[in-house]
RNA sequence: AGAGUUUGAUCCUGGCUCAGAACGAACGCUGGCGGCAUGCCUAACACAUGCAAGUCGAACGAGAAAAAUCUCUUCGGAGGUUAAGUAAAGUGGCGCACGGGUGAGUAACGCGUAGAUAACCUACCCUUUAGAUUGGGAUAACCUUUGCGAAAGCAGGGCUAAUACCGAAUAAAACUUUUGAUUGAGUGAUCAAAAGUUGAAAGUGCAAACGCUAAAGGAUGGGUCUGCGUUCCAUUAGCUAGUUGGUGAAGUAAAAGCUCACCAAGGCAACGAUGGAUAGCGGGUCUGAGAGGAUGAACCGCCACACUGGCACUGAGACACGGGCCAGACUCCUACGGGAGGCAGCAGUGGGGAAUAUUGCGCAAUGGGCGAAAGCCUGACGCAGCAAUGUCGCGUGAGUGAAGAAGGCCUUCGGGUCGUAAAGCUCUUUAUCUUGGGGAAGAGAAUGACGGUACCCAAGGAAGAAGCACCGGCUAACUACGUGCCAGCAGCCGCGGUAAUACGUAGGGUGCAAGCGUUGUUCGGAAUCACUGGGCGUAAAGGGCGCGCAGGUGGAAAAACAAGCCAAAGCUAAAAUACCAUGGCUCAACCAUGGAAAGUGCUUUGGAACUUUUUUUCUUGAGGGAGUCAGAGGUUAGUGGAAUUCCUGGUGUAGCGGUGAAAUGCAUAGAUAUCAGGAGGAAUACCGGCGGCGAAAGCGGCUAACUGGGACUCACCUGACACUGAGGCGCGAAAGCGUGGGGAGCAAACAGGAUUAGAUACCCUGGUAGUCCACGCUGUAAACGAUGAAUACUAGAUAGUUAGGGAAUAAAAUACCUGACCGUCGUAGCUAACGCAUUAAGUAUUCCGCCUGGGGAGUACGGUCGCAAGACUAAAACUCAAAGGAAUUGACGGGGGCCCGCACAAGCGGUGGAACAUGUGGUUUAAUUCGACGCAACGCGAAUAACCUUACCUGGAUUUGACAUCCUCUGCUCCUCUUGGAGACAAGAGUUUCUCUUCGGAGACAGAGAGACAGGUGCUGCAUGGCUGUCGUCAGCUCGUGUCGUGAGAUGUUGGGUUAAGUCCCGCAACGAGCGCAACCCUUGUCCUUAGUUGCCAUCGGGUUAAGCUGGGUACUCUAAGGAGACUGCCGGUGAGAAGCCGGAGGAAGGUGGGGAUGACGUCAAGUCCUCAUGGCCUUUAUGUCCAGGGCGACACACGUGUUACAAUGGGAGUGACAAAGAGUAGCAAAACGGUGACGUAGAGCUAAUCUCAAAAAAACUCUCUCAGUUCGGAUCGUAGUCUGCAACUCGACUGCGUGAAGGCGGAAUCGCUAGUAAUCGUGAAUCAGCACGUCACGGUGAAUACGUUCCCGGGCCUUGUACACACCGCCCGUCACACCAUGGGAGUUGAUAGGGGCAGAAGACAUUGAGCUAACCUCAAAAGGAAGCAAGUGUCCAAGCUCUUGUUGAUGACUGGGGUGAAGUCGUAACAAGGUAGCCGUAGGAGAACCUGCGGCUG
Repeated sequence: AGAGUUUGAUCCUGGCUCAGAACGAACGCUGGCGGCAUGCCUAACACAUGCAAGUCGAACGAGAAAAAUCUCUUCGGAGGUUAAGUAAAGUGGCGCACGGGUGAGUAACGCGUAGAUAACCUACCCUUUAGAUUGGGAUAACCUUUGCGAAAGCAGGGCUAAUACCGAAUAAAACUUUUGAUUGAGUGAUCAAAAGUUGAAAGUGCAAACGCUAAAGGAUGGGUCUGCGUUCCAUUAGCUAGUUGGUGAAGUAAAAGCUCACCAAGGCAACGAUGGAUAGCGGGUCUGAGAGGAUGAACCGCCACACUGGCACUGAGACACGGGCCAGACUCCUACGGGAGGCAGCAGUGGGGAAUAUUGCGCAAUGGGCGAAAGCCUGACGCAGCAAUGUCGCGUGAGUGAAGAAGGCCUUCGGGUCGUAAAGCUCUUUAUCUUGGGGAAGAGAAUGACGGUACCCAAGGAAGAAGCACCGGCUAACUACGUGCCAGCAGCCGCGGUAAUACGUAGGGUGCAAGCGUUGUUCGGAAUCACUGGGCGUAAAGGGCGCGCAGGUGGAAAAACAAGCCAAAGCUAAAAUACCAUGGCUCAACCAUGGAAAGUGCUUUGGAACUUUUUUUCUUGAGGGAGUCAGAGGUUAGUGGAAUUCCUGGUGUAGCGGUGAAAUGCAUAGAUAUCAGGAGGAAUACCGGCGGCGAAAGCGGCUAACUGGGACUCACCUGACACUGAGGCGCGAAAGCGUGGGGAGCAAACAGGAUUAGAUACCCUGGUAGUCCACGCUGUAAACGAUGAAUACUAGAUAGUUAGGGAAUAAAAUACCUGACCGUCGUAGCUAACGCAUUAAGUAUUCCGCCUGGGGAGUACGGUCGCAAGACUAAAACUCAAAGGAAUUGACGGGGGCCCGCACAAGCGGUGGAACAUGUGGUUUAAUUCGACGCAACGCGAAUAACCUUACCUGGAUUUGACAUCCUCUGCUCCUCUUGGAGACAAGAGUUUCUCUUCGGAGACAGAGAGACAGGUGCUGCAUGGCUGUCGUCAGCUCGUGUCGUGAGAUGUUGGGUUAAGUCCCGCAACGAGCGCAACCCUUGUCCUUAGUUGCCAUCGGGUUAAGCUGGGUACUCUAAGGAGACUGCCGGUGAGAAGCCGGAGGAAGGUGGGGAUGACGUCAAGUCCUCAUGGCCUUUAUGUCCAGGGCGACACACGUGUUACAAUGGGAGUGACAAAGAGUAGCAAAACGGUGACGUAGAGCUAAUCUCAAAAAAACUCUCUCAGUUCGGAUCGUAGUCUGCAACUCGACUGCGUGAAGGCGGAAUCGCUAGUAAUCGUGAAUCAGCACGUCACGGUGAAUACGUUCCCGGGCCUUGUACACACCGCCCGUCACACCAUGGGAGUUGAUAGGGGCAGAAGACAUUGAGCUAACCUCAAAAGGAAGCAAGUGUCCAAGCUCUUGUUGAUGACUGGGGUGAAGUCGUAACAAGGUAGCCGUAGGAGAACCUGCGGCUG
């Protein structure tokens, strides 16, 4: 410090996720030791048992017993002494208000910080001063032969003491009144004097001394008050009657409505009152670079609480954790009458929970209480125990050791790796262990729980001590096997459907280590709430617009002040923590000592630049004044013409209207058309313009009235009067609502007609609200520049408005200078890019509004507004890992432009109808083997299925195999025959005896045997190679360098021309290059040269009926080698002086002469595992191999491709002419003869320019047929044959005779072809024993048409839109149906909580009564009385409780609403392209659903 994840790729926005640190943790696996820490986060749930607060005899009275011992004894016991002035209990004093626990409550002066107390208290302690005189009456303990009670306990009676209690005296002191002085910032404070009132004391002890009373001061500890700070919600906006203040009183230690009476009507609140939710606060802790964020265990400070609620008493201090009273809930005891209790002290128990320890030791230390002290008490504390809970440290050994052992794993089978690792050998003993010995500090005089602990020494022995997670990327670390979208993994992306580095296991590796992982939580990364440090044109985000209160901000100059600001000093900021240094435990953690630092607050002093404040000025901001100017600015009234419609009348006749085409509709009752007149409403043509005005919405005939704003000029006045603006107020298109008018046209709804699969739409005919007016409401729009307002600054160019102003001019045009407004382009700059750019989205300032992933949702609930529709405000659960912006490359479009192609058109001939052939589907079958499926499967693989082929079926055989290699043995092999059998095969007989040799043997072959292995047309073409098809012989596809762009990419390759062509030329930030195109190759067309046999025959000779038959020749044809020729080369025109195009000449051929071969980068997971090769899987007496027979040939049917036809341009018969290219020795086969014929007999010739196949056929000529199912057509069937072949039954071809089906040119639709082409005619070849209507090749005859590119199809280039990228066979919306999830409403039901009204009223306090009762003092001889007090009663206040009611909130609820998610459900196709009716926004109506329609608006 970053990384992964949206896309085909890119940049940006933006969320999600990860790597780090931490923890009072928990869970899983594992676990050697020690030090130091830490350990109920949940039920402030309930608690058995023990302990946690006592102490003082030097305050006081009283005072045992056991036991021991002594004496006496009637032997039963009695007494004394010690125990002992002890125990236990009591009066009294002090303590129990500390220490310890917990965090429920509390949003508060509770806490923090800084202050105040001139408004207060303070036991014990310290200092000082003064004092302690004199009397009195009780009471507990105790006793009781008194009483009640189960108990707890209580009552009565009788004694007694005090440092307990009371009176008197004196003093200080306090209070009241008066006077004086001093002093403070102030309410005031202090001092002095006088009078009056009230008003102290205690003793103990031998002593020292301790104690007592009063006053003052100190110290310590507290009380109270104040400034500032202190969570979330405004879907909590108003709260408050003791409330706010005053006067007087009560009350308190003390100010105060703290309380009361009276008076006034205040007080708080948008700087957030009130209400609700949550929460103890701080020092600190965790994290972070910091600012911050989160947190408040342990330690320290403060607060609050002590079963729940209330209350007071005592006391210096409490409204009191281990005190009291009352009420309530709960638990326990009970004799049922009544009692007892409070672990949020330490242990411990139950419960809850993922989860948190011993009913330990000791007061030795530190500290606390009491005491004069010894001492006693102390679960505070010091220690120990349990727990890897955390942290720090140590160990689990060290050296050597290659045969690189065994074994595991992997393997290309060579090896690699675990690995010096182990074993072995040699050592060591740190820590730990065992044994033995010594042995602390903590302790100043004494005292040691820990503890015979830490530590030290000696001996022994490698001995007892390593795991956990991970290994696809992020993220360090890889292989094998198993599994097969299963099982599973997963933090995010994602992995798994037969080759998984992602699941499970193993080997290996990586990381950390007595731990390692997981889960949870917090901060970080996250600049992802942005103070430091973000944004708002299109990504989320500018309010629809203005006015304006509060608030925030504010021009120039001078002066003052000193609040902000700056500097210095002081006080405070507890300690601990954190930082630095030093030191102590062997180190470290840990601990100690010292230091420095820090924020804030307060006080004082100083400064004066800036801000504030005050004062005085100024004019440039702002406003006013004067003059001029433009304008659909607004409101009201009046008024004009054109047009539509309607009405009346005339003319006039059959249609009008409407559409893509129609129909509904109107019209012979006279429409439409036309003329004249009239009525009525709405809107204002032309001008008219990215022209004008207005804040926006918006505003358009003309005239008038009233009225708002703006611009310019002058620089006359005021003198900062300004900017912005939360709330608030006003305006605010269209639609809509209310009331009343109006209603011509248009037109939601509605009706009808069309379209359509449907058509609740688009189109048409009608048509109501509405649109218009008045008044009122609504308050929203894509209310948009998707851009808040204001001010200043920052290059320019140019169109326009104001016919602004100025100057020039006689005037105008015109140009110039200077304003305001509205546009276009563009520099810098900004921006993710697009783009913006003086009208900023630039540079800055001020103020306001708004945003924080997508969906849920602008929805629910609540509130406010509204007549309603609805508007404004505005969540959560749940769900996803994206949603989104801009730009790029493609692809696509029922987008555009240019261009090409038998693509259409123009033609010719077909297919589709018939019969047959052939292939396919389907069906059938034991099998009908398999593959190929739009073009690009279907006369395809197959250039030949009777057996074979053959892969299929049935049956019969066989198992190292039909075939290959290796090993052993035997021997030959080969060939012929016989028997059985369907054959494979089995049995047997005969014949024969391979080659080489170093004579050992080797090789080939055959048989037998064992095992490695063979074999597979079995699966996967979606694991592959190779080959092939297709787009397409289309003109494209790319690269290097450079340049541009953040980048994907672009440029080049686009543009202007041209071409068949990315062909060429020109231009150009490109310059070059490659694969394609073209050319080179073959063939064909002309000529030349060479060569003439088997070819040819012009001239010469011979010869025949005839014939190159022959001599001869090589001229010609031809053959086959090599050349020539064609290049837009020449001319004219055109074009840009180009490329090229058009025309012409010459030429056999002219612009690629014709044809062929040749197929770029790539696409289709195209085809092929059945050509071949090949990974993996499967099979191995079978899915291999052999054999016979069958099947691949089936047949209601459907499709493709063909053949033959339907006839006269023809059929038949006859005569009889002209090819090319091929093939041939297991062959082609002539002549001759036979047969009607297929063919047979026979076999000349030919290994081919020689011989043969071989006859070419259409054509031509002659005859016949005469439009008919025919002399067309030939299917089918019968019969007789021929040929091939072991074999023609299933299942061949051909021939003769006979038979003579459909069919009369073919519906929708569809195919081929542009010239030697189509059409038509025949010929040959491959395969092949035989079988061709198929395929491939050859020649003969030989057309028609192309205006042209609108349309269909395919393709190329440019451009445009896109929500597509699996790329339109794309994407995607809504209803409905089903399942699940969360949520709203809901008659209600049931809790919690808060408020209000009423009743009630315990304990207690206060007041009052006090007839009952009473020791202290007074009167008094006594009795009695008084003062004072008590019980009891009453009243007031008040907790629980009861009741009524209201609010808030939770759970639940028949039913119901929408939402989300779900592998392939249903219906349509709304959106994305002009998405097929452009889309969207607001509103209204309608409709199964997306949606449709009306009105207004926007361009996204």
Small-subunit ribosomal RNA from Diplosoma virens, 1500 nucleotides, folded computationally. The prediction has a mean pLDDT of 84. Its Rfam family is "Bacterial small subunit ribosomal RNA". The sequence is in RNAcentral, with records from SILVA.